[in-house]
RNA sequence: UGGGGGAUCGUCUAGCGGUAGGACAGUGGACUCUGACUCCAUCAACCCAGGUUCGAAUCCUGGUCCCCCAG
Numbered sequence: 001u002g003g004g005g006g007a008u009c010g011u012c013u014a015g016c017g018g019u020a021g022g023a024c025a026g027u028g029g030a031c032u033c034u035g036a037c038u039c040c041a042u043c044a045a046c047c048c049a050g051g052u053u054c055g056a057a058u059c060c061u062g063g064u065c066c067c068c069c070a071g
Base pairs, nucleotide, nucleotide: 001070002069003068004067005066006065007064010024011023012022013021018054026042027041028040029039030038047063048062049061050060051059
């Protein structure tokens, strides 16, 4: 420098253009003499800027960062 892949709650990870989900963690509660375990509830996210569209995490363009390959 060229090509490819990736960026989503605190962490990990899903999500064929139509309600952003799950697990763990956190918080509250139940249970318990107390704690742990277990159960219930709750909290919380789409890398950035544009574009297309009635509607974008998803499609397009540019940018930032990370990984792989080639030179």